[in-house]
Context: one part of a larger RNA
RNA sequence: CUAGGCAUAAAGGGCACGUAGGCGGUGAAUCGGGUUGAAAGUGAAAGUCGCCUUUGAGAGGCGGGGUGCUUUCGGAACCAAUUCACUUGAGUGAGAUAGGGGAGAGUGGAAUUUCGUGUGUAGGGAUCAAAUCCGGAAAUCUACGAAGGAACGCCAAAAGCGAAGGCAGCUCUCUGGGUCUACACUGACGCUGGGGUGCGAAAGCAUGGGGAGCAAAUAGGAUCAGAUACCCUGGUAGUCCAUAUCAUAAAUAAUGAGUGUUAAUUCUUGGUCUACCUUUUCUAGAUCAAGGGCUCAGCUAAUGCGUGAAACACUCCGCCUGGGGAGUACGGUCGCAAGACUGAAACUC
Numbered sequence: 001c002u003a004g005g006c007a008u009a010a011a012g013g014g015c016a017c018g019u020a021g022g023c024g025g026u027g028a029a030u031c032g033g034g035u036u037g038a039a040a041g042u043g044a045a046a047g048u049c050g051c052c053u054u055u056g057a058g059a060g061g062c063g064g065g066g067u068g069c070u071u072u073c074g075g076a077a078c079c080a081a082u083u084c085a086c087u088u089g090a091g092u093g094a095g096a097u098a099g100g101g102g103a104g105a106g107u108g109g110a111a112u113u114u115c116g117u118g119u120g121u122a123g124g125g126a127u128c129a130a131a132u133c134c135g136g137a138a139a140u141c142u143a144c145g146a147a148g149g150a151a152c153g154c155c156a157a158a159a160g161c162g163a164a165g166g167c168a169g170c171u172c173u174c175u176g177g178g179u180c181u182a183c184a185c186u187g188a189c190g191c192u193g194g195g196g197u198g199c200g201a202a203a204g205c206a207u208g209g210g211g212a213g214c215a216a217a218u219a220g221g222a223u224c225a226g227a228u229a230c231c232c233u234g235g236u237a238g239u240c241c242a243u244a245u246c247a248u249a250a251a252u253a254a255u256g257a258g259u260g261u262u263a264a265u266u267c268u269u270g271g272u273c274u275a276c277c278u279u280u281u282c283u284a285g286a287u288c289a290a291g292g293g294c295u296c297a298g299c300u301a302a303u304g305c306g307u308g309a310a311a312c313a314c315u316c317c318g319c320c321u322g323g324g325g326a327g328u329a330c331g332g333u334c335g336c337a338a339g340a341c342u343g344a345a346a347c348u349c
Stems, first nucleotide, its partner, number of pairs: 003321004007303002012317001014199004021192003025086006032079002035075008048064006089189001090186004094181004101175007108152001113147005118140002123134002160167002204245001206243004213239002218234004256316006263295001265293011298305002322349003331342004
């Protein structure tokens, strides 16, 4: 490179935006391209094919065919460009609507801890059992008060929102996206996306705050043959906030994005319409969007997937090519560092 693949065997980029590129709705016209039909021209000679003459063999004469090329006149679809038009793709407006989507500010109660009194007396705490540990402690408060930090019980769900990471007490301000409805408008403005840009859990790093609980490191007590562990008592970074940085995760649905086509059923969430009703709620039906379950067909090595496909097709990108060596070495780019990204070979089975 070809070919075959990428849920679980090697293999989907963590996620998005988007440049180049690739691919791309319907109708009409014009021009061009290749394609194709007919006609004309050309297609030298030799040669070739046929016939004739002649010969020992050469040879000679006549006639035919010829892919292709050029020009002219057409044909039908396709491709490209330009122009005009269309609305179903895409988008905008209008009116509704659900939501832990994001940012900032304010605020609330329960609980833990600590501190200050009151009451109170010999234990408390811990564990399989103990010990280290604490002890005017523990307990108590419907006898109270104060401080401070972090997390938000029930509601809560196969539920909701977000591109992913992720998002949950309550209120306010600012703000992104989605869904539905019928109408109006724009008129292909679309899909994907190498490089690029942005976002990106936790841990870590830098500076400055904060520090209740928890808790790497660490100290002590146990256990044990030992115990640098599991268990217990303490406990520092960290966890929290602000501003920077890092760019990785089993970043998982181990399933890239988009479009179209495909049998039946059930539940949930959010709209709209209809019926019922004075109205709302409720209920039933229809329909659109989203999320779960069991299955036809089909697929799969099987497990299983199954209108949210791992079915049937198409477009574009990423990635794989026996195990180890190795996500290592070297080089390069990035980073304060930790390290990240890129990424071999010898050798060996």
Small-subunit ribosomal RNA, central domain from Wollemia nobilis, 349 nucleotides, folded computationally.
Lineage of the source: Eukaryota > Streptophyta > Streptophytina > Acrogymnospermae > Wollemia.
The coordinates come from a structure-prediction model, not an experiment, and the mean pLDDT is 83.